[in-house]
RNA sequence: UGGCGAGUUUGAUCCUGGCUCAGAAUGAACGCUGGCGGUAUGCUUAAUACAUGCAAGUCGAACGAAAUAUUUAGCACUUGUGUUAAAUAAUUUAGUGGCGAACGGGUGAGUAACACGUAAGAACUUACCCCUAGACGAGGUACAACAAUUGGAAACGACUGCUAAUACCUCAUAUAACCGGAAGGUGAAAGAAGCAAUUCGUCUAGGGCGAGGCUUGCGUCUGAUUAGCUAGUUGGUGAGGUAAUGGCUUACCAAGGCGACGAUCAGUAGUUGGUCUUAGAGGAUGAUCAGCCACACUGGGACUGAGACACGGCCCAGACUUUUACGGGAGGCAGCAGUAAGGAAUUUUCCGCAAUGGGCGAAAGCCUGACGGAGCAAUACCGCGUGAAGGAUGACGGCCCAUGGGUUGUAAACUUCUUUUCUUGGAGAAGAAUUCUGACGGUAACCAAGGAAUAAGCAUCGGCUAACUCCGUGCCAGCAGCCGCGGUAAGACGGGGGAUGCAAGCGUUAUUCGGAAUUAUUGGGCGUAAAGCGUCUGUAGGUGGCGAGGAAAGUGUUGUGUUAAAGACCAGGGCUCAACCCUGGGAAAGCAUUGCAAACUAUCUCGCUUGAGUUCGGUAGGGGCAGAGAGAAUUCCCAGUGUAGCGGUGAAAUGCGUAGAUAUUGGGAGGAAGACCGGUGGCGAAGGCGUUCUGCUGGGCCGUAACUGACACUCAGAGACGAAAGCUAAGGGAGCAAAUAGGAUUAGAUACCCUAGUAGUCUUAGCUGUAAACGAUGCACACUAUGCUUUGCAAUUUGCAGAGCAAAAGCUAACGCGUUAAGUGUGCCGCCUGGGGAGUACAUUCGCAAGGAUGAAACUCAAAGGAAUUGACGGGGACCCGCACAAGCGGUGGAGCAUGUGGUUUAAUUCGAAGCAACGCGAAGAACCUUACCCAGCCUUGACAUGCAGGAAUAACUCGGGUGAAAGCCUGGGGAUUGCCUUCGGGUGUAACCUGCACAGGUGUUGCAUGGCUGUCGUCAGCUCGUGUCGUGAGAUGUCGGGUUAAGUCCCUUAACGAGCGAAACCCUUGCCACUAGUUGCCAGCGGGUCAUGCCGGGGACUCUAGUGGGACUGCCGUUGUCAAAACGGAGGAAGGUGGGGAUGACGUCAAGUCAUCAUGGCCCUUACGGCUGGGGCUACACACGUGCUACAAUGGUCUGGACAGAGGGCCGCAAGAUCGCAAGAUGGAGCAAAUCCCAGAAACCAGGCCUCAGUUCGGAUUGUCGGCUGCAACUCGCCGGCAUGAAGUCGGAAUCGCUAGUAAUCGCGGAUCAGCAACGCCGCGGUGAAUAUGUUCCUGAGCCUUGUACACACCGCCCGUCAAGCCACGAAAGCCGGGGGCGCCCGAAGUCGUUUGCCUAACCGUAAGGAGGGCGGCGCCGAAGGCGAAACCGGUGAUUGGGACUAAGUCGUAACAAGGUAGCCGUAGGGGAACCUGCGGCUGGAUCACCUCCUU
Repeated sequence: UGGCGAGUUUGAUCCUGGCUCAGAAUGAACGCUGGCGGUAUGCUUAAUACAUGCAAGUCGAACGAAAUAUUUAGCACUUGUGUUAAAUAAUUUAGUGGCGAACGGGUGAGUAACACGUAAGAACUUACCCCUAGACGAGGUACAACAAUUGGAAACGACUGCUAAUACCUCAUAUAACCGGAAGGUGAAAGAAGCAAUUCGUCUAGGGCGAGGCUUGCGUCUGAUUAGCUAGUUGGUGAGGUAAUGGCUUACCAAGGCGACGAUCAGUAGUUGGUCUUAGAGGAUGAUCAGCCACACUGGGACUGAGACACGGCCCAGACUUUUACGGGAGGCAGCAGUAAGGAAUUUUCCGCAAUGGGCGAAAGCCUGACGGAGCAAUACCGCGUGAAGGAUGACGGCCCAUGGGUUGUAAACUUCUUUUCUUGGAGAAGAAUUCUGACGGUAACCAAGGAAUAAGCAUCGGCUAACUCCGUGCCAGCAGCCGCGGUAAGACGGGGGAUGCAAGCGUUAUUCGGAAUUAUUGGGCGUAAAGCGUCUGUAGGUGGCGAGGAAAGUGUUGUGUUAAAGACCAGGGCUCAACCCUGGGAAAGCAUUGCAAACUAUCUCGCUUGAGUUCGGUAGGGGCAGAGAGAAUUCCCAGUGUAGCGGUGAAAUGCGUAGAUAUUGGGAGGAAGACCGGUGGCGAAGGCGUUCUGCUGGGCCGUAACUGACACUCAGAGACGAAAGCUAAGGGAGCAAAUAGGAUUAGAUACCCUAGUAGUCUUAGCUGUAAACGAUGCACACUAUGCUUUGCAAUUUGCAGAGCAAAAGCUAACGCGUUAAGUGUGCCGCCUGGGGAGUACAUUCGCAAGGAUGAAACUCAAAGGAAUUGACGGGGACCCGCACAAGCGGUGGAGCAUGUGGUUUAAUUCGAAGCAACGCGAAGAACCUUACCCAGCCUUGACAUGCAGGAAUAACUCGGGUGAAAGCCUGGGGAUUGCCUUCGGGUGUAACCUGCACAGGUGUUGCAUGGCUGUCGUCAGCUCGUGUCGUGAGAUGUCGGGUUAAGUCCCUUAACGAGCGAAACCCUUGCCACUAGUUGCCAGCGGGUCAUGCCGGGGACUCUAGUGGGACUGCCGUUGUCAAAACGGAGGAAGGUGGGGAUGACGUCAAGUCAUCAUGGCCCUUACGGCUGGGGCUACACACGUGCUACAAUGGUCUGGACAGAGGGCCGCAAGAUCGCAAGAUGGAGCAAAUCCCAGAAACCAGGCCUCAGUUCGGAUUGUCGGCUGCAACUCGCCGGCAUGAAGUCGGAAUCGCUAGUAAUCGCGGAUCAGCAACGCCGCGGUGAAUAUGUUCCUGAGCCUUGUACACACCGCCCGUCAAGCCACGAAAGCCGGGGGCGCCCGAAGUCGUUUGCCUAACCGUAAGGAGGGCGGCGCCGAAGGCGAAACCGGUGAUUGGGACUAAGUCGUAACAAGGUAGCCGUAGGGGAACCUGCGGCUGGAUCACCUCCUU
């Protein structure tokens, strides 16, 4: 005996902080579902209105009377009836009388109060009941009933007469009781029943039980945007009144009483035991049961009575309902049922007094909607059941599937068994103590029979949170507690299957507590997250040094009383268990009281000196106030010199100046401010304070002894001070400068910049009272390592008081703080509780105003926020690199043409590519084809693949015919093939064909479902890992730093040590050499031959070819450098510091590109989105852009002649020589499948001639015409040639591109694709062959380090405000409407009290008239409702108006975040469409650079 967490802010992290969830509970409701029993519970809303019935009567043993019945006796007669009289232990009861009706039952409107709870108290009452003592004598008078008359519609009366009592009255008695100081006085009664004994009753008094009234302490909700309230108010005296105390009432006197410890006012509310929740402390609540209170249609009032100011009584007023003959009446379910209404919602107009209890009665008994029961409702709690055992070919069906299977699932079927429940039948209680008497009830429990028979749902399945898949849908429909899901593959929507949870229920909604340490006493915080008052003085309050003594308030402890019962807890017991019920026990805590203790706190007394203060002596200081003086500078004025500019800016302009400026010299005036010193230096409480001198004055520090003796700390209210701006009044006004004007800038520029310039800035006297009034850090005290710097005092040293830095322990979310704490403690104060709305509204208060102080709510969001991390970014910084710039060379942009794109057009101009990184790109070849597009004609198992079924001997191949543009459709002939079996007829099968079915097919869609491939950053130097270490963590370190490099290349240092992918190297090519080899290549030497030619024999020397090797490594020297890496210079070398070029492309980025290369999921089409054919289109053309070609010419053009390559290609091919043609080309075909032959003539270049600067002998577009070639076919739409034609163009605006050496520039050559070609493209090849680089300030891109950040979809980011639209809640508003409460006045019902000369009057007195007393009436005080009035408060509504919140894609700008492009922000003032701008003062929560100071090494 007792404490659990999770989701959600971020790219990620830690923290702060809210929101949400899991639990328990309910007088519940709703949805779906529903077998039984037990026990409870059941109008939470309209204290709304109520039809009908019932809920309080009883007593004849208090009384008179009446009626009925019976009996007896008479009379009348109709002989069984009427009537009269009497009697009755008979029945009934209207009235008088008694008791009850004040209980029981209901409800919670009011009430914030002695109403309730608890504990006490004194000045009281008490019918019935119990106990005690005593008494009950003698008389009298009425009024009901009744009778008669009579009013009224009724309700109900009026008058006259009669009558009884336990009704009423008088007398007597009276120990006691009451009054009184005493004497003395006052003051009761009833009888009834019984033959009787006796019993009951009555009266007086005392006591008791229980009950009630009153008083007090303490406790008892919220609001201060309610701060003052109170005249019977507070007290006293007298009187009255009450059962009793008392301002309870009244007269007089006094002026009190309550309140910040919250009065008064407003709102809300019955209260307690308890109930729910919680570990507890607490929080919420006040149904059922029990105690108390209040109320009874609303308000007022009394009567009766022991008790009421009375739920089922009375009077009055009001509202409502109802009735009426209109004159009047009647009524009160918040009793039990029930009805209507309201509402999400709450039962039967039941049975019985059998039990318990109550009233009356002597009793029998009567009454009792209290109560006992039944009925209805799964409303709650508890219990039971819906079957049990076996049963696999794991059946059928369903769902899923990878097609194998899995799952539903031993589940079913089937076999065996059982009977709680159910149905039927039988028998049948207790509850009665106590003679009778049982509503429940033919109920519970029991027995028997029957038969698995009658009985399962609800919610959920993305995470939290147990449980998963398919289909449908496609940001739609919908879900959602929070986060969130849904835009074509949804475990989140809907359905199916399956699963999970609970189960006669299950979910949802609402509410409470919990979790929430999220109001924190237990148990939180305030430097930056919300939060320290701007600062000080100080009141109440809180807290308080050392020693001794007293008392005992707090405190501790013992005892006593009490805290109802029920409930809760524990232990037993009774219903078969449980719920439920019964018995017993104990504890905690509160209040009151009692004894003891004396440590601590408070208190009283006596002391002390260490806290605090005072005196004395020194000392530093921009501390404050006042007065006086001096100097520098700006400006202005005067005078001189002097001349054309000055001034200002990024650049300008406005402005000033020939009327003499600026500049300069001299003189003068005036105001404001105090350079240097000057300093993390000083002083002050803060704001703040700075020239010198003087006066007055506050505080601090140090030293020294002496004095006082706790005098202290903090501080709600309160008071004082309080930058700048602003306000009032009077001065002053040099400079500066909101507003304003002008000039610029700009798309605009209400700004930044410039020229002017007014308030203001200054002084005096007041006001205002706010700032980022900041150390964003309240004050005081004590304690807890050091080191360094600095100010003041003292001092030999140590010291004391300040101002700073770095660091220990410790603290902190981290940053950081760290004896000047944000550490460890104590005391007191202030403040915070998600963001926004909002420091706003309303109200109050202060202010001259501007405004300040105090200070909400509705509504809305799921975040807002702090610190730190990694990135990204910056119109931040440092370093470094790159044809990035610069230095150069040549271009593009202008022209014509070619080509691609956009746009437009079209039947179609197929599609894709879109900044760099689309645009001579896919396309290395669009006349048909290609071809995907359009038109037209056709096909439908298809142009192509596989399978199945059927068919017929067709077929392949080949030759035709008709029609047609072709495809296609129709049709004829020839031809005769293959396996096996065979009776040779054929059968069967296969291939092909036809028909049909499966399927094919799709350049249809989605590159944002994908694979693969590719582009780009970028050949940039980066990107990571293991272990270790640091950090709560994200992460960091390594990878940083110093050098160096092309390089994260290498070296050194180092909490890091290593490693990987990249870089480099390895590979290819090129440059040098060597070796090997020597044809088709080569030819030096030898020989042969030719007009000539490696032509031939030969040769390997050379070139070359193509294999193998070598070579280059900072290897060597010097200098520099850290004894390094390396750099620089040199030698040698063909080549020198990666020799040149290529291939090679890290982790990743761009949802980059491609579904039209290919592959592929999903979706879509299937006589068409498939397939075939002809024609057309992709080639269009006012226009715009990209990429190129050719040019504009003389470094050229043209003509003639001459020289030198490399790399390629060639059989459907390349083609020589020859002939023809001006040429394109043609004829023809030697050679060559190639180091052999061919394409093939290289061109620029060289030599010579002509042209002479012009639209030309430049330029070649365009057009005409004639040809050639390819090809079925050159019209749309090919290329080439000849002749003729001869456009633009004279070097190109803004802008922009390439290139650093064999490069640019320039010159030609080849190839792929290809019938041909729109190629000027692309890919290669060689020839000729430059210039420049001082360098890194700037532009651009990249890297690394650092810094700021409100960015993380990452600056193409984020984000502010006006305006416009919609919607929502709120404020103001001329007013209008309503509510409750208070105040004053008027009227004044009923009624108590008082009074009264009117009227009436049974009991008593009285020589009788009258009196006493009583009643009625009148009058008076008070007095409800009502009326009037002036205010306050609250609510509703209101044209219009104000801001606010919210809402995928509205407008204007771009204020903030980076130095956010003018640093931002705070206060204040002015201005402006708006964010905002400007002035003044302040802050750093400002980047950058420099300097200073300090610290560390």

Predicted 3D model of a 1497-nucleotide RNA (small-subunit ribosomal RNA) from Chloropicon laureae.
The organism belongs to Chloropicon, within Eukaryota.
The sequence is in RNAcentral, with records from ENA.
Its Rfam family is "Bacterial small subunit ribosomal RNA".